The RNA shown here (SAM riboswitch aptamer (S box leader)) has 109 nucleotides and comes from Clostridium liquoris. The sequence is in RNAcentral, with records from Rfam. The coordinates come from a structure-prediction model, not an experiment, and the mean pLDDT is 82. Rfam family: SAM riboswitch aptamer (S box leader). Rfam describes the family as follows. The SAM riboswitch is found upstream of a number of genes which code for proteins involved in methionine or cysteine biosynthesis in Gram-positive bacteria.
RNA sequence: AUCUUAUCAAGAGAGGUGGAGGGACUGGCCCUAUGAAACCCAGCAACCAGUAUUAUUUUAGAUAAUACAAGGUGCUAAUUCCAACGGCAUAUAUGCCGAGAGAUGAGGA
Numbered sequence: 001a002u003c004u005u006a007u008c009a010a011g012a013g014a015g016g017u018g019g020a021g022g023g024a025c026u027g028g029c030c031c032u033a034u035g036a037a038a039c040c041c042a043g044c045a046a047c048c049a050g051u052a053u054u055a056u057u058u059u060a061g062a063u064a065a066u067a068c069a070a071g072g073u074g075c076u077a078a079u080u081c082c083a084a085c086g087g088c089a090u091a092u093a094u095g096c097c098g099a100g101a102g103a104u105g106a107g108g109a
Stems, first nucleotide, its partner, number of pairs: 002108007013041001015040003021031003026083003042076003047072002050068008080101001085098006
């Protein structure tokens, strides 16, 4: 980098270093010297792995549910900030649904 699959309405710092940018892309709209990115610390969270109990399965084992638990990731402005393509409703700008794109986990080649 590519394919499959699950999730994306919740949650999380007025800390230190650092110095100007950041919110994927495009258009908006925002955040930022009352300090951006990045790093450290702190925190949030149960996707994978783990432990326990229960159920199903003839046993092994497997699967499912629940609880515990931060080892592997991940995350810590705004719904994935909103839209971007298609559709529906009211009515001309809104609301809703779906797709696409993206992010993250797990698995495959």